[in-house]
This is a predicted structure of a 73-nucleotide RNA (transfer RNA) from an Anaerolineae bacterium. It matches the Rfam family "tRNA". The family's RNA type in Rfam is transfer RNA. The sequence is in RNAcentral, with records from ENA. Its mean pLDDT, the model's own confidence on a scale to 100, is 83.
RNA sequence: AGGGGGUUAGCUCAAUUGGCAGAGCACUCGUCUCCAAAACGAGAGGCUAUGGGUUCGAUUCCUAUACCCCCUG
Numbered sequence: 001a002g003g004g005g006g007u008u009a010g011c012u013c014a015a016u017u018g019g020c021a022g023a024g025c026a027c028u029c030g031u032c033u034c035c036a037a038a039a040c041g042a043g044a045g046g047c048u049a050u051g052g053g054u055u056c057g058a059u060u061c062c063u064a065u066a067c068c069c070c071c072u073g
Stems, first nucleotide, its partner, number of pairs: 001072007010025004019056001027043005049065005
């Protein structure tokens, strides 16, 4: 320099032909226990990397940028 993939909750990741954003772990509260852990129940937590565009409607489509990974030279 050229090509490809990725960016969503504190962490690891889902979310299909565009239509109300979810799970596990972690966190908080409760039950249980002498106390705690474990287990079980409940809860909180997101301007979906950033800026534009298309659309009635964008995590999803188009475009530019930033960062990370891989391939070619």